[in-house]
RNA sequence: GAACGAUAAAGGUAAACCUCGAGUGAUCGGGGGACACAAAGCAAACGGAUCUCAAAGAGAUGGCCGGGCUGCCGAA
Numbered sequence: 001g002a003a004c005g006a007u008a009a010a011g012g013u014a015a016a017c018c019u020c021g022a023g024u025g026a027u028c029g030g031g032g033g034a035c036a037c038a039a040a041g042c043a044a045a046c047g048g049a050u051c052u053c054a055a056a057g058a059g060a061u062g063g064c065c066g067g068g069c070u071g072c073c074g075a076a
Stems, first nucleotide, its partner, number of pairs: 004074002012037002017032006035063001041069002046066003049061005
């Protein structure tokens, strides 16, 4: 050290489901909840993939994949 990821330490996020609200919908937000996550932090104006619609096109998913930027700790 921008490598690496531990039966370490301090922490963090929150799947499914329930409930309230928004939306035509995919889905999103609040509360509960905890399957998991070393980036499950950010960006959908990087590329692909999937999903929705009122299908020209527009929208959604970053916890779908590959990349990009940023970040805690310091064992092997």
Overview: This is a predicted structure of a 76-nucleotide RNA (c-di-GMP-I riboswitch aptamer) from a Gemmatimonadota bacterium. The prediction has a mean pLDDT of 86. It matches the Rfam family "c-di-GMP-I riboswitch aptamer". Its family is annotated with cyclic-di-GMP binding in the Gene Ontology.